[in-house]
Context: one part of a larger RNA
Molecule: small-subunit ribosomal RNA, 3' major domain
Organism: metagenome
């Protein structure tokens, strides 16, 4: 100097307490360990693995296993030699792959040839999702968006090392002010960065429509208008600036006015020195070792989806603030051309047919909860939907193993969940629905959007994490 105590002291954190909803029990989807498999590929494992990598496992993807096949090779550059490239059928086969038949002679040229790309041959060599994450880079994670970590020069100390950075006040903050053998200064803190929230000022189509005027069963449909709303560009605005009180005539505080917003307004990107030999060689790059007729490469199947059984994260549910019928209204932020697809006809329905419109502030996906009205009457019920039967849609070469939905029967567990645990503090929980990214097709995941909108916080004793002095040690 740390570091560490069931040592002290002082202050933060949805840390607890105060509340509101969950997990834990059911069903089912999902991951994951066990088990079984030829094979169920690998990698993550307290918090910081476990709807994680994977933002899409019927083939593909695929690193896994069976079976078939190749050996300068699926991929790259470098030399010879043949041939343009290419494109169509047809045998064999499970496909890889092999045989055959035809179509076709381009482009540059100094007629020697060359460029492309195919096929043969030789070797250099190519390849490898093979091992090392404890050889690495490079990114990530985690403590923590916590407030610290550190240096130059003085000075103190034999030295390690101390001051500073500690005190006494105050912050979200090593913020900021006093004081002081310290002055100063760097890397974080704030701010400057995008967003929301208020005006003005320019701008007016695809957006808008007050007033004026046509029109139509209806619609900003048409003139027109530049107000409003709304769009996207330039400004303003919050700065403890004013006023009171407290405060050391300081830093701040409390309290008011004004004003859309008030003491960091509200979100968000931002992550200091450094811990965890923390994760990742299977994005990537990469040293070494290893395979090199194979741990490489193509292909056809299969398997990553198995199932006594645990654990984790979701989804629906147990009903009446419900369930079911008809009526009826209001969003945001996104996507669209190999697409989004209205309207209209079919079909009970998923869908199908025809087709307007739209490369999109014009067209199209296109709301749910909610509101009005009837029903159910407390029941394993007109709650629940699991499961199985059968008949259909779509996507795709192809839905057996293994896709989603649709329709009719089928109605299983399930009456609020034990020790124990989790999230949340305002447009927050909780609840509804949208929409994207992957993507031929597949979400109860992820990532965004709006609608509707609560309760409670006396307090810091106690759990659990951090931050400063401080003290005590046979740790380092």
């Nucleotide at each position: 100097u740390g570091a560490c105590g069931g040592g002290g002291g002082c202050c933060c954190g949805c840390a607890c307490a105060a509340g509101c909803g969950g997990u834990g029990g059911a069903g089912c989807a999902u991951g994951u360990g066990g088990u079984u498999u030829a094979a169920u590929u690998c990698g993550a494992c307290g918090c910081a693995a476990c709807g994680c990598g994977a933002a899409g496992a019927a083939c593909c993807u695929u690193a896994c296993c069976c079976a078939g096949a190749c050996u300068u090779g699926a991929c790259a550059u470098c030399c010879u030699g043949a041939g343009a490239a290419u494109c169509u059928g047809u045998u064999a086969g499970a496909g890889a792959u092999a045989g055959u038949a035809g179509a076709g002679u381009g482009c540059c040229u100094u007629c020697g040839g060359g460029a492309a790309c195919u096929c043969a041959g030789a070797g250099a060599c190519a390849g490898g999702u093979g091992c090392u994450g404890c050889a690495u880079g490079g990114c990530u994670g985690u403590c923590g968006u916590c407030a610290g970590c550190u240096c130059g020069u003085g000075u103190c100390g034999u030295g390690a090392g101390a001051u500073g950075u500690u005190u006494g006040g105050u912050u979200a903050a090593g913020u900021c002010c006093a004081g002081c053998a310290a002055c100063g200064a760097g890397c974080g803190c704030a701010a400057c960065c995008c967003u929301u929230a208020u005006c003005u000022u320019c701008a007016g189509u695809u957006g808008c429509c007050a007033g004026c005027a046509c029109g139509u069963c209806a619609u900003g449909g048409u003139g027109g208008g530049a107000a409003c709303u709304c769009u996207g560009a330039a400004g303003a605005g919050a700065c403890u600036g004013c006023c009171c009180c407290g405060g050391u005539u300081a830093a701040c505080g409390g309290g008011g006015a004004g004003g859309a917003a008030g003491g960091u307004g509200g979100g968000g990107a931002u992550g200091a020195c450094g811990u965890c030999a923390a994760g990742u060689c299977c994005u990537c790059a990469u040293g070494g070792c290893c395979c090199u007729u194979a741990u490489g490469u193509c292909u056809g199947g299969g398997g990553c989806u198995a199932c006594a059984c645990a654990c984790g994260u979701g989804c629906u549910a147990c009903a009446a603030u419900g369930g079911c019928a008809g009526g009826u209204a209001c969003a945001a932020a996104g996507g669209g051309c190999a697409g989004c697809g209205a309207a209209c006809c079919c079909g009970c329905g998923a869908g199908g047919g025809u087709c307007a419109g739209c490369u999109a502030a014009u067209c199209c996906c296109a709301a749910a909860a909610g509101c009005c009205u009837g029903u159910c009457c407390c029941a394993g019920u007109c709650c629940g939907g699991a499961u199985u039967g059968g008949a259909g849609u779509c996507u795709g070469c192809a839905a057996c193993u293994c896709g989603a939905c649709u329709c009719c029967a089928u109605g299983a567990a399930g009456u609020u969940g034990g020790a124990a645990u989790c999230g949340c503090u305002a447009g927050u929980a909780a609840u509804c629905g949208c929409g994207g990214a992957u993507c031929a097709g597949c979400a109860u995941g992820c990532c965004g959007c709006g609608g509707u909108g609560a309760a409670u916080a006396c307090g810091u004793u106690c759990c659990c994490g951090g931050g400063c002095c401080u003290u005590g040690u046979a740790c380092a």